Background:
Model confidence (mean pLDDT): 77 of 100. Predicted 3D model of a 147-nucleotide RNA (FMN riboswitch aptamer (RFN element)) from Heyndrickxia shackletonii. It matches the Rfam family "FMN riboswitch aptamer (RFN element)". Its family is annotated with FMN binding in the Gene Ontology. NCBI's taxonomy places the organism under Bacteria, Bacillota, Bacilli, Caryophanales, Heyndrickxia.

RNA sequence: GUUAUCCUUCGGGGUCGGGUGAAAUUCCCAACCGGCGGUGAUGAAGCCAAGAACUUCUAAGUCCGUGACCCGGUUAACAGUUUGUUAAACGGUGGAGCUGGUGAAAAUCCAGCACCGACAGUAUAGUCUGGAUGGGAGAAGGAAGAA
Numbered sequence: 001g002u003u004a005u006c007c008u009u010c011g012g013g014g015u016c017g018g019g020u021g022a023a024a025u026u027c028c029c030a031a032c033c034g035g036c037g038g039u040g041a042u043g044a045a046g047c048c049a050a051g052a053a054c055u056u057c058u059a060a061g062u063c064c065g066u067g068a069c070c071c072g073g074u075u076a077a078c079a080g081u082u083u084g085u086u087a088a089a090c091g092g093u094g095g096a097g098c099u100g101g102u103g104a105a106a107a108u109c110c111a112g113c114a115c116c117g118a119c120a121g122u123a124u125a126g127u128c129u130g131g132a133u134g135g136g137a138g139a140a141g142g143a144a145g146a147a
Base pairs, nucleotide, nucleotide: 005143006142007141008140009139010138017029018028019027031127032126033117034116035066036065037064038063043057044056045055046054061115062114070092071091072090074088075087076086077085078084079083097113098112099111100110101109119130120129121128
């Protein structure tokens, strides 16, 4: 400097117990849960006589991004000529962390106290039911190619 395609599999958890009520896993008390990638002063293992360094694994719901959901116009296909449906890429919307400790350094460690969670349905739902036997960030493996 060039090439970088395809296939397969995997890919989300959670209302114990009680109160009110005609009715609530939806309200109230209380309980429980934390996708994916990155970062990282965590922890463990390897190496070493030991330490450091190094390597591997691991470490954030609230930091940096990102997915599901919702909205928009655009393009394409189909139905139709008011427009609608589906798909694709793009854009937008979309939630939450402080205090103290240690320390050279804390948005990640330790402690304490907080906070957050699409849409539709239903007595008001992060946890029930549904779209969803769907989609999906991505993860693992394989084939081919390049080096």